[in-house]
Context: one part of a larger RNA
RNA sequence: GAGUAACGAUAAAGGGAGUGAAAAACUCCCUCGCCGAAAGACCAAGGGUUCCUGUCCAAUGUUAAUCAGGGCAGGGUGAGUCGACCCCUAAGGCGAGGCCGAAAGGCGUAGUCGAUGGGAAACCGGUUAAUAUUCCGGUACUUCUGCUUACUGCGAUGGAGAGACGGAGAAGGCUAGGCGAGCGCGGCGUUGGUAGUCCGCGUUUAAGGCUGUAGGCUGUAGACUUAGGCAAAUCCGGGUUUACAUUAGGCUGAGAGCUGAUGACGAGUCACUAAGGUGAUGAAGUCGUUGAUGCCCUGCUUCCAGGAAAAUCUUCUAAGCUUCAGGUAAGUAGGAAUCGUACCCCAAACCGACACAGGUGGUUGGGUAGAGAAUACCAAGGCGCUU
Numbered sequence: 001g002a003g004u005a006a007c008g009a010u011a012a013a014g015g016g017a018g019u020g021a022a023a024a025a026c027u028c029c030c031u032c033g034c035c036g037a038a039a040g041a042c043c044a045a046g047g048g049u050u051c052c053u054g055u056c057c058a059a060u061g062u063u064a065a066u067c068a069g070g071g072c073a074g075g076g077u078g079a080g081u082c083g084a085c086c087c088c089u090a091a092g093g094c095g096a097g098g099c100c101g102a103a104a105g106g107c108g109u110a111g112u113c114g115a116u117g118g119g120a121a122a123c124c125g126g127u128u129a130a131u132a133u134u135c136c137g138g139u140a141c142u143u144c145u146g147c148u149u150a151c152u153g154c155g156a157u158g159g160a161g162a163g164a165c166g167g168a169g170a171a172g173g174c175u176a177g178g179c180g181a182g183c184g185c186g187g188c189g190u191u192g193g194u195a196g197u198c199c200g201c202g203u204u205u206a207a208g209g210c211u212g213u214a215g216g217c218u219g220u221a222g223a224c225u226u227a228g229g230c231a232a233a234u235c236c237g238g239g240u241u242u243a244c245a246u247u248a249g250g251c252u253g254a255g256a257g258c259u260g261a262u263g264a265c266g267a268g269u270c271a272c273u274a275a276g277g278u279g280a281u282g283a284a285g286u287c288g289u290u291g292a293u294g295c296c297c298u299g300c301u302u303c304c305a306g307g308a309a310a311a312u313c314u315u316c317u318a319a320g321c322u323u324c325a326g327g328u329a330a331g332u333a334g335g336a337a338u339c340g341u342a343c344c345c346c347a348a349a350c351c352g353a354c355a356c357a358g359g360u361g362g363u364u365g366g367g368u369a370g371a372g373a374a375u376a377c378c379a380a381g382g383c384g385c386u387u
Base pairs, nucleotide, nucleotide: 013031014030015029016028017027018026032384033383034382035381040364041363042362043361046344047343050342051075052074053073054072055071056070060068061067080141081140082340083339084338086119087118088117092113093112094111098107099106100105122139123138124137125136126135142336143335144334145333146332147331148330149329150328151327152326153321154320158316159315160314161313166303167302168301169300172296173295174294177290178289179288180287181286182203183202184201185200186199187198188196204264205263208259209258210257215252216251217250218249219244220243221242222241223240224239225238226237228236229235265285268281269280270279271278272277304307350359351358366378367377368376369375
């Protein structure tokens, strides 16, 4: 220079009460404003205690601070079913032997790792200052092991089936959600009207079980036979034949219905209160309409560029075992370990040296107008962006 520029989106504040040494900024209340395909809610990645409570204000916070993602102290993350671990493999990695190389090492078989993919099973309600599909209540489901009973050809690292998959397009059936009516409870006018065709609030309920619908696919069952499936096969594939059959049968399949539920939740009412809450009680809880980008649908139609693998699962036998072992069904008893789980997550907590107008994958995403996830105004919810 200079007490100058600046104090990081022009979404916006005003009043009252409280606390306090001190209040524009903290807390509570009233009003106002902003977002609302987000500036709301939930995850993954990443961060790692930032979560909750008490207390403190030196420093941090672009100002003050009684406040805080700041200091100090204490507390907080509960799982057979969520995710990981686990079983399985992809690209790719490593790689016993092996091949190559002067060596370092390179390549690679068997194998072994490797998810961003495949593989068993849970929902609703309640509860904490802070966790909950984890705790509690209710109602479920899966799998493994032992034993008992009954019946019985079991057996794999091998065979077969299934798992098992592309793009585009179109139609139908549904549901979530929305809206309206009805129903229940409450209200009746500090300003002209308001007992009515008025106003406010509520009208919510899962997985599972039973049933097997709209729809989709398909001949089914038996007998005989068989150069294939590296051996075998009663399995799969090929062939012959018999019976039955097309409004059938079989497989699949949303949703609805019944149950779950004489339960839960529920506007409100009553009592107590330290004013934060706590306890008790509890009405209606139906129908219509609209309707998805969700489900049926890994379907159907169509196209050429022809769209993973393996395990789990089902079945077949080989070696072998055949009063055993093993298998199937029911009952019963027991098991289901370990790790993650707080909190932020379009952000003041991640990546950007910062409490930085930048960047960051997925899910959800209500109302009125509208073709619409545009746009405008609102709900729930969250904020007014730290001078």